[in-house]
Context: one part of a larger RNA
RNA sequence: GCCUACGAGUUACUCGUCACUGGCAAGGUUAAGGGUUUAAGACACGCAGCCGAAGCGAAAGCGAGUCUGAAUAGGGCGCAUAGUCAGGGGAGUAGACGCGAAACUUUGUGAUCUACCCUUGGUCAGGAUGAAGGUGCGGUAACACGGGAUGGAGGUCCGAACUGGUAAACGUUGAAAAGUUUUCGGAUGAACUGAGGGUAGGGGUGAAAGGCUAAUCAAACUGGGAAAUAGCUCGUACUCCCCGAAAUGUUUUUAGGAACAGCGUGAGGUUAAGUUUGAUAGAGGUAGAGCUACUGAUAGGGCUAGGGGGAGUCAAAUCCUACCAAAUCCUGAUGAACUCCGAAUGCUAUUAAAUAUACUCUGCAGUGAGGGCUGGGUGCUAAGGUCCGUGUCCGAGAGGGAAAGAACCCAGACCAACAGCUAAGGUCCCAAAAUCUAAUUAAGUUGAACUAAGGUGGUCCGGUUGCAUAGACAGCCAGGAUGUUUGCUUGGAAGCAGCAAUUCAUUUAAAGAGUGCGUAACAGCUCACUGGUCGAGCGACCGGGCAUCGAUAAUAAUCGGGCAUUAAAUAGUAACCGAAGCUAUGGGAAUAGUAAUAUUACGGUAGGGGAGCAUUCUAGCGGCGGCGAAGGUCUGGCGUAAGCUGUGCUGGAGCGGUUAGAAAAGCAAAUGUAGGC
Numbered sequence: 001g002c003c004u005a006c007g008a009g010u011u012a013c014u015c016g017u018c019a020c021u022g023g024c025a026a027g028g029u030u031a032a033g034g035g036u037u038u039a040a041g042a043c044a045c046g047c048a049g050c051c052g053a054a055g056c057g058a059a060a061g062c063g064a065g066u067c068u069g070a071a072u073a074g075g076g077c078g079c080a081u082a083g084u085c086a087g088g089g090g091a092g093u094a095g096a097c098g099c100g101a102a103a104c105u106u107u108g109u110g111a112u113c114u115a116c117c118c119u120u121g122g123u124c125a126g127g128a129u130g131a132a133g134g135u136g137c138g139g140u141a142a143c144a145c146g147g148g149a150u151g152g153a154g155g156u157c158c159g160a161a162c163u164g165g166u167a168a169a170c171g172u173u174g175a176a177a178a179g180u181u182u183u184c185g186g187a188u189g190a191a192c193u194g195a196g197g198g199u200a201g202g203g204g205u206g207a208a209a210g211g212c213u214a215a216u217c218a219a220a221c222u223g224g225g226a227a228a229u230a231g232c233u234c235g236u237a238c239u240c241c242c243c244g245a246a247a248u249g250u251u252u253u254u255a256g257g258a259a260c261a262g263c264g265u266g267a268g269g270u271u272a273a274g275u276u277u278g279a280u281a282g283a284g285g286u287a288g289a290g291c292u293a294c295u296g297a298u299a300g301g302g303c304u305a306g307g308g309g310g311a312g313u314c315a316a317a318u319c320c321u322a323c324c325a326a327a328u329c330c331u332g333a334u335g336a337a338c339u340c341c342g343a344a345u346g347c348u349a350u351u352a353a354a355u356a357u358a359c360u361c362u363g364c365a366g367u368g369a370g371g372g373c374u375g376g377g378u379g380c381u382a383a384g385g386u387c388c389g390u391g392u393c394c395g396a397g398a399g400g401g402a403a404a405g406a407a408c409c410c411a412g413a414c415c416a417a418c419a420g421c422u423a424a425g426g427u428c429c430c431a432a433a434a435u436c437u438a439a440u441u442a443a444g445u446u447g448a449a450c451u452a453a454g455g456u457g458g459u460c461c462g463g464u465u466g467c468a469u470a471g472a473c474a475g476c477c478a479g480g481a482u483g484u485u486u487g488c489u490u491g492g493a494a495g496c497a498g499c500a501a502u503u504c505a506u507u508u509a510a511a512g513a514g515u516g517c518g519u520a521a522c523a524g525c526u527c528a529c530u531g532g533u534c535g536a537g538c539g540a541c542c543g544g545g546c547a548u549c550g551a552u553a554a555u556a557a558u559c560g561g562g563c564a565u566u567a568a569a570u571a572g573u574a575a576c577c578g579a580a581g582c583u584a585u586g587g588g589a590a591u592a593g594u595a596a597u598a599u600u601a602c603g604g605u606a607g608g609g610g611a612g613c614a615u616u617c618u619a620g621c622g623g624c625g626g627c628g629a630a631g632g633u634c635u636g637g638c639g640u641a642a643g644c645u646g647u648g649c650u651g652g653a654g655c656g657g658u659u660a661g662a663a664a665a666g667c668a669a670a671u672g673u674a675g676g677c
Stems, first nucleotide, its partner, number of pairs: 001677006011094005017089002020087005027051003033045001035043003055062002065077004097235002100232001104225003108221002115199009124189001126158003129154001133150001135148001137146002162186003167182004201217001203213003238612006248261005262367002264364003268360003274355009288341001289339002295335002299331004304325001306324002308321004370394004374389005399410003414587003419583003425577003428562003434573001436572002439570002446564002454549002458546010475533005481506003486500003512527001516525002588602001589600004613666001615663007623655002631650003635646004
């Protein structure tokens, strides 16, 4: 993991619970018990009792009234009837749907493991070092002192047994619930060890690690209280039909729990309140917009008080100011807590039409972790962040599209079928449908989600304007001169360092007192300008389309992939495909209705309601079975489902149907329990 069996809302009592169901009804009902028949149980008795039919008062008592009171007043509680028994929903008390703590408490059992202690025993190869003492020698006045040999001390040294357990490897469903191998510490001592005995659970013992106290220790183990408690987790078993939520508010030793309200459902009542659309009449200060319409903030400029700085002067007057700046003017731009303005929606009322809700009472709930998109606040116009609001979707919603995806787009699944039309989205292949049309793009841009400021003689389209067969533009050939080296400046300045200029004039087809390069200065090259050649378009500017650079992320890339370039990109339309949408065909269900028939918003978690199937037992009725019951098995049929049923084979003795009743009454899950594989 699979299979089989077992496995969770039960039972008892109580209830001033229920407009739930049924019986009987001013009544309703039996309990114990005995009787009949029995396995349980059932049936007819049993009228003791209980509830109700009358209340009020403390009571005497009175009574549809009574109490209070002086009262015949007023007031309180009553009267003008519906109950009761059983079943069912719900609540309470009990273990109370099942399993599950860590713990608490009490009675005992443990020191054969281990900690420490007591008594009595045992063990420690071999080697090394060489304390004190005494001894002889030297030495001293006598001691002291020195060295020699002797001696054999020590929580001394090396190292077996013994004891420990340092490091590493192996082992880790082990050979072993702590080991093996190599290595290492102690090894005459606070040493190790045998046997017997002692200390006991908030206690012991501890050279102290919260260690050890029988593989158990921040309080052992066993039985009892005990089914402790668990606002927590998990699980909770057949089918179909109808409706169908919530994740909000207030409060809470409360925040993952509750109470009340809100929202769901079943049954009753009120009645037309509800909803939508149109018309009419209103209140309002949002979106937007605006600001010489207030208020706050605000950039540049003009004008100009005041201030700063400078000049001036003995001091001042006075003057200047690319400084700061009130008021004021012009231009520009701004505000959730600004408004001269001001919608759309929404809201209120009346009215008309359509529709069928709405409210209330009551039984039973669940929910009170929400989330996505959308208008905002907060935050960094950060967050899969957080807090509000409107609507919607997911939650509880399947189907088609977005490669894949809770909530994005399309669209709300009663059932059947090899019918049709469409939505979003698509139509080369994967893969249903166009290799459709004509332009653009050359970047694989693009082909889903990825951009900007800015740059660019990429390319296409449109417009304005200039030149051009009296020959433009580009190229090539030729010219590009003279006064003059203009004047000044300068060491030099000759078109070309710089300054000045009435930048003039001449010859010309044309040629600047010169557009660049160049020289120390000249020279030289070149341009403007002109002619020739060539032969048809060539420039400047503005706007638009598509591209290009800008361009940067962590395992290997990619549009979903293959791939695609007059396209399979971009742009487009007239075809087609495309869903559980819509239509057509057949069938079912719910609701309304006597029916015909009509309608359907017949998706659905929590949850409410309804109708059934199956299992075991009982009673009544009525059956089957050795000519083969139950059970098993292959196979066929029927029913919307749970399920029902036939033939054959197997099996070998009991078992169905129907109407009621009663339950140890249905398993896929609980790290479920037991067995098997």

Predicted 3D model of a 677-nucleotide part of an RNA (large-subunit ribosomal RNA, domain II) from uncultured Pedobacter sp. The RNAcentral record of the full RNA draws on MGnify. Its Rfam family is "Bacterial large subunit ribosomal RNA". The organism belongs to Pedobacter, within Bacteria.